Predicted 3D model of a 75-nucleotide RNA (c-di-GMP-I-GGC riboswitch aptamer). It was read from a public genome assembly, where an Rfam model found it.

[in-house]
């Protein structure tokens, strides 16, 4: 390189509730944990969704891809 445990140090935080925001899908903050070994970042390909159907937008916790990163029984 690779691999990922009934380990460890930490990390993130679904549903739901509250507030703000957006036409909407959604986003952000707080609470909360279903889960996660990239649930870190990027809309590049696919997929799904929204719309005032103009084109534009949303989802990276849907799959693939790219880049980067913690720990470790291992190797």
């Nucleotide at each position: 390189a690779c691999a990922g445990a009934c380990a460890a140090a930490g990390c993130c935080a679904a549903a739901c509730c509250u507030g703000u925001u957006g036409c909407a899908a959604g986003a952000c903050a707080g609470g909360g944990a279903c889960g996660g070994a990239a649930a870190g970042u990027c809309a590049c390909g696919g997929a799904u969704c929204u719309u005032c159907c103009a084109g534009a937008g949303a989802u990276g916790g849907c799959c693939g891809g790219a880049c980067u990163g913690c720990c470790u029984u291992g190797g």